A computed fold for a 100-nucleotide RNA from Fictibacillus arsenicus, annotated as c-di-GMP-I riboswitch aptamer. Rfam family: c-di-GMP-I riboswitch aptamer. Rfam describes the family as follows. GEMM was predicted in a large-scale screen for bacterial structured RNA regulatory elements.
RNA sequence: UCUCGAUAAAGGCAAAACUGGUGAAAGCCAGUGACGCAAAACUACAGGGGCUAAGGUGUACGAACUAUUCGAUCGUACAUGAUGCCAGCCAGUUACCGAA
Numbered sequence: 001u002c003u004c005g006a007u008a009a010a011g012g013c014a015a016a017a018c019u020g021g022u023g024a025a026a027g028c029c030a031g032u033g034a035c036g037c038a039a040a041a042c043u044a045c046a047g048g049g050g051c052u053a054a055g056g057u058g059u060a061c062g063a064a065c066u067a068u069u070c071g072a073u074c075g076u077a078c079a080u081g082a083u084g085c086c087a088g089c090c091a092g093u094u095a096c097c098g099a100a
Stems, first nucleotide, its partner, number of pairs: 004098002012037002017032006035088001041093003047090002049086003056080008
């Protein structure tokens, strides 16, 4: 230095759930809390994968307007879609300790 990982030492992080905040949602933040973790540290357009779908677009239906139709408008449902996210899925980068 690389690999590896103790019933070692010193420390660290904190799942679910609950409470509060934030957000359209996914999620995130704080507190409580510990399921676990040797990278559970950092990196999310420019590796893979996953989550969400507000605005937009499309379709259908409805409303209102109109003499009627079309169009545009508004509402609802469905589809699409990242510009929103996830590193405790893999990955990349860096790092504490040192028994075998």